[in-house]
Notes
Large-subunit ribosomal RNA, domain I from a Pirellulaceae bacterium, 530 nucleotides, folded computationally. It matches the Rfam family "Bacterial large subunit ribosomal RNA". Gene Ontology terms of the family: structural constituent of ribosome and ribosome. The source organism's lineage runs through Bacteria, Planctomycetota, Planctomycetia, Pirellulales and Pirellulaceae. The prediction has a mean pLDDT of 80.
Context: one part of a larger RNA
RNA sequence: GGCACAUGGGGGAUGUCUUGGCAUUAGAAGGCGAUGACGAGCGUGGAAGACUGCGAUAAGCCUGGGGUAGUUGUCAAACAAACGUUGAUCCCGGGAUUCUCUAAUUAGCAUGCACUGAAUCCAUAGGUGCAUGCGGCUAACCCAGAGAACUGAAACAUCUCAGUAUCUGGAGGAAAAGAAAGAAAAAUCGAUUUCGUAAGUAGCGGCGAGCGAAAGCGAAACAGCCCAAACCGCGAGGGUUUUCCCGCGCGGGGUUGUAGGGUCUCUCACAUGGGAGUUACAAAGUCGUUGAUUAACCGAACUGUACGGAAAGGCAGGCCAUAGCGGGUGACAGCCCCGUAGGUGAAAGUCAGACGACCUCCCGAGGGAUACCUGAGUAAGUCGGGUCACGUGAAACCCCGACUGAAUCCACGGAGACCAUUCCGUAAGGCUAAAUACUCUCUAAUGACCGAUAGCGAACUCAGUAGGGCGACUGAAAGAUGAGAAGAACCCCGUCGAGGGGAGGAAUGUGAACCUGAAACCAUGUGCUU
Numbered sequence: 001g002g003c004a005c006a007u008g009g010g011g012g013a014u015g016u017c018u019u020g021g022c023a024u025u026a027g028a029a030g031g032c033g034a035u036g037a038c039g040a041g042c043g044u045g046g047a048a049g050a051c052u053g054c055g056a057u058a059a060g061c062c063u064g065g066g067g068u069a070g071u072u073g074u075c076a077a078a079c080a081a082a083c084g085u086u087g088a089u090c091c092c093g094g095g096a097u098u099c100u101c102u103a104a105u106u107a108g109c110a111u112g113c114a115c116u117g118a119a120u121c122c123a124u125a126g127g128u129g130c131a132u133g134c135g136g137c138u139a140a141c142c143c144a145g146a147g148a149a150c151u152g153a154a155a156c157a158u159c160u161c162a163g164u165a166u167c168u169g170g171a172g173g174a175a176a177a178g179a180a181a182g183a184a185a186a187a188u189c190g191a192u193u194u195c196g197u198a199a200g201u202a203g204c205g206g207c208g209a210g211c212g213a214a215a216g217c218g219a220a221a222c223a224g225c226c227c228a229a230a231c232c233g234c235g236a237g238g239g240u241u242u243u244c245c246c247g248c249g250c251g252g253g254g255u256u257g258u259a260g261g262g263u264c265u266c267u268c269a270c271a272u273g274g275g276a277g278u279u280a281c282a283a284a285g286u287c288g289u290u291g292a293u294u295a296a297c298c299g300a301a302c303u304g305u306a307c308g309g310a311a312a313g314g315c316a317g318g319c320c321a322u323a324g325c326g327g328g329u330g331a332c333a334g335c336c337c338c339g340u341a342g343g344u345g346a347a348a349g350u351c352a353g354a355c356g357a358c359c360u361c362c363c364g365a366g367g368g369a370u371a372c373c374u375g376a377g378u379a380a381g382u383c384g385g386g387u388c389a390c391g392u393g394a395a396a397c398c399c400c401g402a403c404u405g406a407a408u409c410c411a412c413g414g415a416g417a418c419c420a421u422u423c424c425g426u427a428a429g430g431c432u433a434a435a436u437a438c439u440c441u442c443u444a445a446u447g448a449c450c451g452a453u454a455g456c457g458a459a460c461u462c463a464g465u466a467g468g469g470c471g472a473c474u475g476a477a478a479g480a481u482g483a484g485a486a487g488a489a490c491c492c493c494g495u496c497g498a499g500g501g502g503a504g505g506a507a508u509g510u511g512a513a514c515c516u517g518a519a520a521c522c523a524u525g526u527g528c529u530u
């Protein structure tokens, strides 16, 4: 020096655990904000720091309810000073306070009204004041405007990625869409939305890569309505003024496609009755009952024994069960504790539906005649684009820009060029619940989800922290003594060290660098060997 064994150091793998995450289901909620939000700063305790709470009334003030013996939040024990059965602390409802910055506002914008008021007589612009609203924040979902590229096509230009990412605006608890100028081809259906299927079909496509329907059928959920106009009445105004005409406002009327309505006329009916209603269909709601929710309450049944530090495990004998889900307790507990099943409960606030009351609104039908109305710079056309699964194609339908520009019910649009026939519908105004999408958040539950290099980046006194970056931004590591601190009194060595040896204690090989304690690596001892 090597090898082997033993004993240690070192290190923190592994095992076990879980305070934290992840996912799903059901329910709730789906907003907050000029009555000043979100976020931030600074304060605030007897006490230095941090977290939490709170705001100069500052770990709190007042009040209603619950609750019961202790309390003055946590790290974090002790001390000080106090409070509490005249009910504190604590939990829930309501109220008060709520520093500074921040939309941050003594402002701005919009609408309405009033006053005033230029060039320029009237007027208008402008100005001033008042009232109301808006502004900012917010995870996803939704609608609209703008809109890529990498990529794929094995290159690349049409194409694709994709109307995606991203930006902007806007709204709601959902949004959007929506009661046929529809779909179809059977003498059919009957608003919209979503799901399954149709179907990777019909099609589109440098017919490449790829893109990719719809009807129908089966389900979920279902709900339909209101204006404009004709006509009538009222009001004020203008042209004119006996009259008539024009536009405006309000009220009645009226709302559709087997066309409907108006007007005129004829016939019948009609109310101490009937119907409807707060999400559209007209619009304010109020009260009561009930239910839910924001604290809570009641809640069955076990002992003995040996081992052990400790019994819930063993042995023995019992009991409850609408409760043997789960958690805790010195090892594994239906009967020890919290709970669970099952019941009960609200002064106050909030919400919802139902019911009831008040309240509010509505109530004709048919026959004949007439040809008054039924959404105009609209539909459609041409040119240029876009969207439609559809790339200009035979390219309809729909939308936009430019230029043209109808008919008006014997009418008009559509049925994928176009024409005819036949059928379907009634555009150029508006509203509309549910089924559908999502989850920053709350509650309950679940998991062939993770178990500290995993699971959220974050289980941890102090994580979006420390650290990095001028900045936008980026971004960690770090869990476990023990049943209980009982955290090692006392003795000894040592520098009044570090550390160690006794003692104590179930165990100290649980000693705070603390459960278990692998390997690398480093030692010591012994043996063999060179």
Base pairs, nucleotide, nucleotide: 001529002528003527004526005525006524007523008522009521015515016480017479020450021449022447023446024445025444026443027442028441029439030438031137032136039101040100041099042055043054044053046079049075050074051073061095062094063093064092065091066090070083071082072081108134109133110132111131112130113129114128115127116126141172142170143169144168145167146166152159156206182189183188193220194219195218196217197216203211204210224431225430226429227375231252232251233250234249235248237246238245239244257409259374260373261372262370263369264368265367266366267365268364273363274362275361276360277359285358286357287356288355289354290353291351292350293349294348296344297343298342302317303316304315305314318335319334320324326338327337328336380404381403382402383401384400385399386398390416411426412425413424414423415422467474468473487514490502491501492500493499